The part of an RNA shown here (small-subunit ribosomal RNA, central domain) has 362 nucleotides and comes from a metagenome.
[in-house]
Context: one part of a larger RNA
RNA sequence: CUGGGCGUAAAGCGUACGUAGGCGGCUUUGUAAGUUAGAGGUGAAAGCCUGGAGCUCAACUCCAGAAUUGCCUUUAAGACUGCAUCGCUUGAAUCCAGGAGAGGUGAGUGGAAUUCCGAGUGUAGAGGUGAAAUUCUUGGAUCGUCGCAAGACGAACUACUGCGAAAGCAUUUGCCAAGAAUGUUUUCAUUAAUCAAGAACGAAAGUUAGAGGUUCGAAGGCGAUCAGAUACCGCCCUAGUUCUAACCAUAAACGAUGCCAACCGGCGAUCCGUCGUCGUUAAUUGAAUGACUCGACGGGCAGCCUCCGGGAAACCAGAGUGUUUGGGUUCCGGGGGAAGUAUGGUUGCAAAGCUGAAACUU
Numbered sequence: 001c002u003g004g005g006c007g008u009a010a011a012g013c014g015u016a017c018g019u020a021g022g023c024g025g026c027u028u029u030g031u032a033a034g035u036u037a038g039a040g041g042u043g044a045a046a047g048c049c050u051g052g053a054g055c056u057c058a059a060c061u062c063c064a065g066a067a068u069u070g071c072c073u074u075u076a077a078g079a080c081u082g083c084a085u086c087g088c089u090u091g092a093a094u095c096c097a098g099g100a101g102a103g104g105u106g107a108g109u110g111g112a113a114u115u116c117c118g119a120g121u122g123u124a125g126a127g128g129u130g131a132a133a134u135u136c137u138u139g140g141a142u143c144g145u146c147g148c149a150a151g152a153c154g155a156a157c158u159a160c161u162g163c164g165a166a167a168g169c170a171u172u173u174g175c176c177a178a179g180a181a182u183g184u185u186u187u188c189a190u191u192a193a194u195c196a197a198g199a200a201c202g203a204a205a206g207u208u209a210g211a212g213g214u215u216c217g218a219a220g221g222c223g224a225u226c227a228g229a230u231a232c233c234g235c236c237c238u239a240g241u242u243c244u245a246a247c248c249a250u251a252a253a254c255g256a257u258g259c260c261a262a263c264c265g266g267c268g269a270u271c272c273g274u275c276g277u278c279g280u281u282a283a284u285u286g287a288a289u290g291a292c293u294c295g296a297c298g299g300g301c302a303g304c305c306u307c308c309g310g311g312a313a314a315c316c317a318g319a320g321u322g323u324u325u326g327g328g329u330u331c332c333g334g335g336g337g338a339a340g341u342a343u344g345g346u347u348g349c350a351a352a353g354c355u356g357a358a359a360c361u362u
Base pairs, nucleotide, nucleotide: 005332008313012330014201015200017198021194025088026087029084030083031082033081034080035077036076037075038074039073040072041071042070049065050064051063052062053061054060093186096183097182104176107173108172111153114150115149117147118146119145125136126135162169163168206247207246208245209244210243211242216240220236221235222234223233258329259328260327262321263320265305266304267303270300271299272298273297274296275295276294279292280291281290309316310315335362336361337360344355345354346353347352
């Protein structure tokens, strides 16, 4: 390799970018490197294999053939791959247009609530719980009113909705640049897809230095509960939670499902754009280039049905087109444990990360 696997059994890198590599649409002509066929040379002998022969047989020995699947030279073929070349537009890219969006960075704005403080009112409880207590309170609490401040956070709207590569993103208004979809246009003409190395982003926690500290709150201290309770419940509270600048690089980073492409069912919705269409909607504080109805096309997030097919099944329109196994490419797994341990290397301020065994055991 023939020829296997990776949603849940071992196995998809957290995500995208990207060099080498392997791989690459349709078409004309040429070439002949790969490829295929013929011929020649070589491929030592012995051995192996086949057919014979000789030692009384056998082992053994001898003869002949085959094999030596390779390499070189040469002749031909011209489908396929390569290379060169004439073209093409479906792949890819570009221009433009009007829309959509919790996409991003940075700067502002406003808001309910919470906590603190101040003022006045007012009196004996308030909190909290399964029940209590710790706790607060006649030095006037809780409750209700007004005002100030601070930091954090965006309820309802909010959806099997949107955007983003993933992580993620939700008050509102400018600035700045970005991406996708749709509908046009145009030129280049394989630029493509996937990607060892590399470098970028990467929740939360954690680290360093500042700033800030409303709430919540690891650790800690109490009160309970309990046989005990280093917990669950309650009261307080430090780091942290927030911001800035830098690290860290891990998560059930999940769709436990790599990316790109083709094909293979139906249905009704929904979001965005475009096109069509008999149509509906008139007056309000405000919205007609609008909103709705009916259809078609392209692109999304999903759903339902199905004896498409698959699957161990549950299930999956992909996890289908696979033992009738090959569209391209990358990463990964080979019984369980020991073990993501030891060791070495490397990265990091550290915590730790990446790489990563074996003995032994079963």
Model confidence (mean pLDDT): 86 of 100. It matches the Rfam family "Bacterial small subunit ribosomal RNA". The full RNA is in RNAcentral, with records from SILVA.